Model confidence (mean pLDDT): 77 of 100. NiCo (Nickel/Cobalt) riboswitch aptamer, 83 nucleotides, folded computationally. The RNAcentral record of the sequence draws on Ribocentre and ZWD. Rfam family: NiCo (Nickel/Cobalt) riboswitch aptamer. A reference for the family is Furukawa et al. (2015), "Bacterial riboswitches cooperatively bind Ni(2+) or Co(2+) ions and control expression of heavy metal transporters", Mol Cell. Its family is annotated with cobalt ion binding and metal ion homeostasis in the Gene Ontology. Of the family's consensus pairs, 83% are formed in the model.

RNA sequence: ACAGUACAAACUGAUCAAGCCAGGGCUAACGCCCGGAGCCGGGUCACGAACGUGACAGUGGAGUUCUCACCCACGGGACAGUA
Numbered sequence: 001a002c003a004g005u006a007c008a009a010a011c012u013g014a015u016c017a018a019g020c021c022a023g024g025g026c027u028a029a030c031g032c033c034c035g036g037a038g039c040c041g042g043g044u045c046a047c048g049a050a051c052g053u054g055a056c057a058g059u060g061g062a063g064u065u066c067u068c069a070c071c072c073a074c075g076g077g078a079c080a081g082u083a
Stems, first nucleotide, its partner, number of pairs: 011081003016077001019039002021036001023034004043056005058074004
């Protein structure tokens, strides 16, 4: 690798893209470039002819003794596997 088997449910995986960042170089600085066997890689819903608009879960921040609520920001393209 192939074959077989097991687990999971609105689930799992990852050497796609994207994003974050280690490290390195450049810059007076802000930052920019390269970059990796690190992290992450995204579940949806409503309206609408369409453009588009709004919303939930979730994540981060602020706040708080802590949590919740409230407030701010993000909120997601593709691929593979199984029921």